The RNA shown here (transfer RNA) has 73 nucleotides and comes from a bacterium. The same sequence occurs in records of 5 taxa. The sequence is in RNAcentral, with records from ENA. The coordinates come from a structure-prediction model, not an experiment, and the mean pLDDT is 81. Rfam family: tRNA. About the family: Transfer RNA (tRNA) molecules are approximately 80 nucleotides in length. Rfam classes the family as a transfer RNA.

RNA sequence: GCGCCUAUAGCUCAACUGGCAGAGCAGGUGACUCUUAAUCACAAGGUUCCAGGUUCGAUUCCUGGUAGGCGCA
Numbered sequence: 001g002c003g004c005c006u007a008u009a010g011c012u013c014a015a016c017u018g019g020c021a022g023a024g025c026a027g028g029u030g031a032c033u034c035u036u037a038a039u040c041a042c043a044a045g046g047u048u049c050c051a052g053g054u055u056c057g058a059u060u061c062c063u064g065g066u067a068g069g070c071g072c073a
Stems, first nucleotide, its partner, number of pairs: 001072007010025004019056001028042004049065005
């Protein structure tokens, strides 16, 4: 230098053919318990890496960039 893959909640990851962004863990509150842990319940937590474009509508499609990984040179 070229090609491919990845980027979504604090962490690990889903999200089908474009149609209300979700789960587990962690953290919070409550129940249970003499207390803690464990268990159970509830609530909360998101500028979907950035900037544009297409569309009635974009996590998803297109263009350019950034960061990480793999391969080739």